Predicted 3D model of a 362-nucleotide RNA (Bacterial RNase P class A) from Collinsella provencensis.
RNAcentral holds the sequence, with entries from MGnify.
Rfam family: Bacterial RNase P class A. The family's RNA type in Rfam is ribozyme.
[in-house]
RNA sequence: AGCGGGCCAGGCGAUCGCGCGAUGCACGCACCUUCGGGCCGUGCACGUGAGGAAAGUCCGGGCUCCAUAGGGCAGGAAGCUGGUUAACGGCCAGGCGGGGCAACCCGACGGAAAGCGCCGCAGAAAAGAAGACUCCCGCUGCCCGUGUCAUGCGGGUGAGAGAAAAGCUGAAACGGCGGUGUAAGAGACCACCAGCGUCGCGGCAACGCGACGGCUUGGCAAGCCCCUUCCGGAGCAAGCGCGAAUAGGAACGCCAUGGGUCGGCCCGACUCGCGUUCGGGUAGCGUGCGAGGAACUGCAUGGCAACGUGCAGGCAAGAUAAAUGAUCGCCCUCGACAGAACCCGGCUUAUCGGCUCGCUCU
Numbered sequence: 001a002g003c004g005g006g007c008c009a010g011g012c013g014a015u016c017g018c019g020c021g022a023u024g025c026a027c028g029c030a031c032c033u034u035c036g037g038g039c040c041g042u043g044c045a046c047g048u049g050a051g052g053a054a055a056g057u058c059c060g061g062g063c064u065c066c067a068u069a070g071g072g073c074a075g076g077a078a079g080c081u082g083g084u085u086a087a088c089g090g091c092c093a094g095g096c097g098g099g100g101c102a103a104c105c106c107g108a109c110g111g112a113a114a115g116c117g118c119c120g121c122a123g124a125a126a127a128g129a130a131g132a133c134u135c136c137c138g139c140u141g142c143c144c145g146u147g148u149c150a151u152g153c154g155g156g157u158g159a160g161a162g163a164a165a166a167g168c169u170g171a172a173a174c175g176g177c178g179g180u181g182u183a184a185g186a187g188a189c190c191a192c193c194a195g196c197g198u199c200g201c202g203g204c205a206a207c208g209c210g211a212c213g214g215c216u217u218g219g220c221a222a223g224c225c226c227c228u229u230c231c232g233g234a235g236c237a238a239g240c241g242c243g244a245a246u247a248g249g250a251a252c253g254c255c256a257u258g259g260g261u262c263g264g265c266c267c268g269a270c271u272c273g274c275g276u277u278c279g280g281g282u283a284g285c286g287u288g289c290g291a292g293g294a295a296c297u298g299c300a301u302g303g304c305a306a307c308g309u310g311c312a313g314g315c316a317a318g319a320u321a322a323a324u325g326a327u328c329g330c331c332c333u334c335g336a337c338a339g340a341a342c343c344c345g346g347c348u349u350a351u352c353g354g355c356u357c358g359c360u361c362u
Base pairs, nucleotide, nucleotide: 001360002359003358004357005356006355007354008353010331011330012329013328014327015326016325018049019048020047021046023045024044025043026042027041028040031038032037051337055348056347058346059345060344061343062342063235064234065233066232075231076230077229078228079227080094081093082092083091084090095109096107097106098105099104110226111225115224116223117220118219119218133167134166136162141157142156143155144154145153146152175193176192178190179189180188194216196213197212198211199210200209201208202207239287240286241285242284249278250277251276252275253274254273258272259271260270261269262268293315296313297312298311299310300309301308302307332335
């Protein structure tokens, strides 16, 4: 100068205040009582009272209710390999690729010879063994010069044929580079390299190393798609219990032989009033809800590790419009981000400063 972990999150005191309680005492009282008390309320005392992220709600589970024979389609998610776990898109270890001198960091890291689609601009050409603007060549022709008895030799031209080395465009031009070869060239041939395939060896595997082969097959799957694995839905306002008043419902009874409707009348039917009982729902209350658990700490032990196993220990925030605070004093390095709401395991994001361990480079 850096890299990777772990930890802390102003401290102390005084006064006042708030939530909670398997604590103690006192007082009160509807109810219950085995007459001791219980329950409830109030007061006092005592105890206890936010986080490393309580956050975002992005993954995964527990729990609850609903659904569910089995299989498939559709849809969604994950995607190198092995392990770990209740589970995961997390974590650990390894491989491969990229960055860094290094410690170390980062990776949407299955398949492009299943199929479809796309590759702007530029460029001759953008995927079909395709294409040719400049350049290259001059075998076959033609023209000019020249030589021989004759075949020739030199130069030009570029219709046709050859070639793709060089130039040009582009992110990318049909393997790269050097040689041989040729009229010029070309995996046409050779060495090396890259890629592909086969075999052998090592590894559980991803993959690595080596040998051989024909020489070669563009990129994008972060476009559709294919392959493999996984996935029922809704959420604590889940769900369960108690349960008014008012309105409404059901059953029974009562009253006038009553009122209203059924076109005027009779019968009949329905309906209106009062009382009792019953049942459902709503408000409200309780529970779920914390003395807890796939949790935490320590030790031992297996494992490189994540993690597993065993033993021991300590655990009380549980509110509901929502408590966890306010004031004052002293000190210091002057104090960041931020507030539980059913509970856990992760990830991500925010965060003043400080402490500590290991490692790298100079």